The prediction has a mean pLDDT of 83. FMN riboswitch aptamer (RFN element), 133 nucleotides, folded computationally.
RNA sequence: GGAAAUCUUCGGGGCUGGGUGUGAUCCCCAACCGGCGGUACAGUCCGCGAACCUGUUAUCAGGCCGAACCGGUGAGAUUCCGGUACCGACAGUGAACGGCCAUUGGCCAAAGUCUGGAUGAGAGAAGAUUCCG
Numbered sequence: 001g002g003a004a005a006u007c008u009u010c011g012g013g014g015c016u017g018g019g020u021g022u023g024a025u026c027c028c029c030a031a032c033c034g035g036c037g038g039u040a041c042a043g044u045c046c047g048c049g050a051a052c053c054u055g056u057u058a059u060c061a062g063g064c065c066g067a068a069c070c071g072g073u074g075a076g077a078u079u080c081c082g083g084u085a086c087c088g089a090c091a092g093u094g095a096a097c098g099g100c101c102a103u104u105g106g107c108c109a110a111a112g113u114c115u116g117g118a119u120g121a122g123a124g125a126a127g128a129u130u131c132c133g
Stems, first nucleotide, its partner, number of pairs: 001132002004130007016030004031113002033088002035048004043086002052063004068084005090116003098108004
C1' cells in the first nucleotide's frame, strides 16, 4: 500500500423571553434546532438511513418519504459570503381553530422544540486482528 473476513468503540439537535388567560413549552409575538455518504464546506442538490404503510411475523421484500431563491467572489459553490424565504415521521397529552351531543357537563380534535416507543434501530465513522505484496 491492497482486498476480504472477524471483532471493538462511536453514531440526532432544539421552547430562552414576552402576551392573553383560572389554567398554555400545543394559541399569539419574537426565539431556537439541523442524522449519514457524495460534491468547493449543503436541513432545502444527488443518493442513503430512521419513522410510517402493506405483505399474519421479520433482520427480508415492496411502497411512502418535507422544504430555496436572488446577488457577490471564484477555474469551480442551489454547499462559501450577504440578503430574504421555506421544511420537519408515528403515538400520547389537551385551552388553538372548528364541529357534535347535551345543557354549564361531555365527546371529536391541534406540538420540528413537551412525554413515549428509544439505555432501541441505523445510514455510516474510527480502530484492532488475520492474510497478500